[in-house]
A computed fold for a 376-nucleotide RNA from a Chitinophagaceae bacterium, annotated as Bacterial RNase P class A. Its Rfam family is "Bacterial RNase P class A". By type it is a ribozyme.
RNA sequence: CUACAAGAGCGGGUUAUCGCUUCAAUUUUAGAUUGGAGAGGAAAGUCCGGACAGUGCAAAGUAGCGCACUACCUAACGGGUAGGCAGGCUGUGAAAGCAGUUUGACAGACAGUGCCACAGAGAAUUACCGCCAUAUUCGAAAGAGUGUGGUAAGGGUGAAAACGUAGUGUAAGAGACUACGAUAUAUUUUAGUAAUAGAGUAUAUGGGUAAACCUUGCGUACUGAAAUGCCAAAUAAGCAGACGAUUGAGGGUCACUUGCCCGAUGUUUGUGGGUUGGCAGCUUGAGGUGUCGUGUGAAUGACAUCCCAGAUAAAUGAUAACCAUUCUGUUUUUAAAGACAGGAUACAGGAUCCGGCUUAUAGUUUUUGUGGUUUU
Numbered sequence: 001c002u003a004c005a006a007g008a009g010c011g012g013g014u015u016a017u018c019g020c021u022u023c024a025a026u027u028u029u030a031g032a033u034u035g036g037a038g039a040g041g042a043a044a045g046u047c048c049g050g051a052c053a054g055u056g057c058a059a060a061g062u063a064g065c066g067c068a069c070u071a072c073c074u075a076a077c078g079g080g081u082a083g084g085c086a087g088g089c090u091g092u093g094a095a096a097g098c099a100g101u102u103u104g105a106c107a108g109a110c111a112g113u114g115c116c117a118c119a120g121a122g123a124a125u126u127a128c129c130g131c132c133a134u135a136u137u138c139g140a141a142a143g144a145g146u147g148u149g150g151u152a153a154g155g156g157u158g159a160a161a162a163c164g165u166a167g168u169g170u171a172a173g174a175g176a177c178u179a180c181g182a183u184a185u186a187u188u189u190u191a192g193u194a195a196u197a198g199a200g201u202a203u204a205u206g207g208g209u210a211a212a213c214c215u216u217g218c219g220u221a222c223u224g225a226a227a228u229g230c231c232a233a234a235u236a237a238g239c240a241g242a243c244g245a246u247u248g249a250g251g252g253u254c255a256c257u258u259g260c261c262c263g264a265u266g267u268u269u270g271u272g273g274g275u276u277g278g279c280a281g282c283u284u285g286a287g288g289u290g291u292c293g294u295g296u297g298a299a300u301g302a303c304a305u306c307c308c309a310g311a312u313a314a315a316u317g318a319u320a321a322c323c324a325u326u327c328u329g330u331u332u333u334u335a336a337a338g339a340c341a342g343g344a345u346a347c348a349g350g351a352u353c354c355g356g357c358u359u360a361u362a363g364u365u366u367u368u369g370u371g372g373u374u375u376u
Base pairs, nucleotide, nucleotide: 001372002371003370004369005368006367007366008365009364010363012323013322014321015320016319017318018317020038021037022036023035024034025033026032027031040347044358045357047356048355049354050353051352052224053223054222055221059258060257061256062255064220065219066218067217068216069083070082071081072080073079084106085104086103087102088101089100090099091098092097107215108214112213113212114209115208116207128155129154130151131150132149133148134147135146136145137144138143163181164180165179166178167177168176182205183204184203185202186201187200188199189198190197191196228280229279230278231277238271239270240269241268242267243266250262251261252260253259287306288305289304290303291302292301293300294299324345325344326343327342328341329340330339331338
């Protein structure tokens, strides 16, 4: 200098004129003047979690739904940070390993029930080929066929065939036994907050699958700013039906049951009429910025400073010049810097608010790692 991979940031600014919305003050309050402010890193998706509001107030059980390695962060989360275990990819290396990066829907298979296609004799227990013993038939013999019994070491099928290697032993074999190992469980000890890892001892020896049913542990109401609260005004105390009146109709507790509570000019079904107005919620917050400290980090503490849309058919725009970043060309120069001309500036726009996740994004800056090239 360049290629690839991963992460982080920016992604426009200033001035002038005219225009639009809103807040505050003054005012002659229709309005006018002065001053301040006027979109995002994702405002998108509506996938999660909350704040807030409503249902008068509890409780227990069952169901439904969600999560699931350890520790920490956070208001909380199915989120984030760090670590553990199990894998993948890349580089290096003979290999083991090491480095970088990435995935995990990571509790339980010794509670139980299912499933494992095809192939194969057989996939919760099996005997196809083969090996051995024995009887019998053929044969001069070697050997071949058939029956009975034993076998699971060798071969074949398969993703997987019932722990592995070597030996003793056997008619032939086999954890039947021995030595050394593997895996799982329990336990002792060392390191660690822990998950776990190392080193021993004992026991056991088909495997996989829970994004199959299931079991265990933890958590959990619903609705949603068109929520909700208040004011004004208007109308037909509208009409019809059902149940009931304290021996309780109906309703609430939010899916069900129990329990508890409301309930008599009661409750509820249908139909018809009136009100389409205004105010609040409405933006001062789990807030932003800067500095210092703590922590591997996510984050957090202290001090200082700032107020940054609040519309309701829905505003933030237009013109001109300059600047910023960047590309191309010309010119100057040892080279660079510089100058001139032209071009480009992405994805995209609030509506109660906040924290995450996911998706889109022209260009540019920067950090780390790996490889290549070059010679300052």
The model forms 98% of the base pairs in the Rfam consensus. The coordinates come from a structure-prediction model, not an experiment, and the mean pLDDT is 75.